[in-house]
A computed fold for a 90-nucleotide RNA, annotated as c-di-GMP-I riboswitch aptamer. Its Rfam family is "c-di-GMP-I riboswitch aptamer". Rfam links the family to the GO term cyclic-di-GMP binding. From the family's description: GEMM was predicted in a large-scale screen for bacterial structured RNA regulatory elements. Its mean pLDDT, the model's own confidence on a scale to 100, is 76.
RNA sequence: CCAUAACAAGGGCAAACCCGGCGAAAGCCGGCGGCGCAAAACUACAGGGCCUCAACUGCGGAUACGUGGGUGUGGCAGCCAGUUGCAGAC
Numbered sequence: 001c002c003a004u005a006a007c008a009a010g011g012g013c014a015a016a017c018c019c020g021g022c023g024a025a026a027g028c029c030g031g032c033g034g035c036g037c038a039a040a041a042c043u044a045c046a047g048g049g050c051c052u053c054a055a056c057u058g059c060g061g062a063u064a065c066g067u068g069g070g071u072g073u074g075g076c077a078g079c080c081a082g083u084u085g086c087a088g089a090c
Stems, first nucleotide, its partner, number of pairs: 012037002018031005035078001041083003047080002049076003053072001056069005
C1' cells in the first nucleotide's frame, strides 16, 4: 500500500404494524415503532429489474362503467448496479 472487516469505542439509519397528511395508484412525508443494515449515505437522465395506470389509446357499452396496451406517466437506491466514504485487529 492492497484485500478482508472480527472485536471494541463513539455514534448513525430505520422494516412491518398503527395514527395523521398527500396521491388515481404504486408510493411518499410526519409521528410511533425496531425487522434489520458497515454504506439501509448519494444517484431513478449510465444500465438492468420490479411496481403503478390518473391522463392518452384499443375493444365492449346508450351512459355509468368494464377490460387490454406501452421506446409513455408516476414511483422503488432496504433488488442488482454506479459514485463517495468514518473507526479499526490477527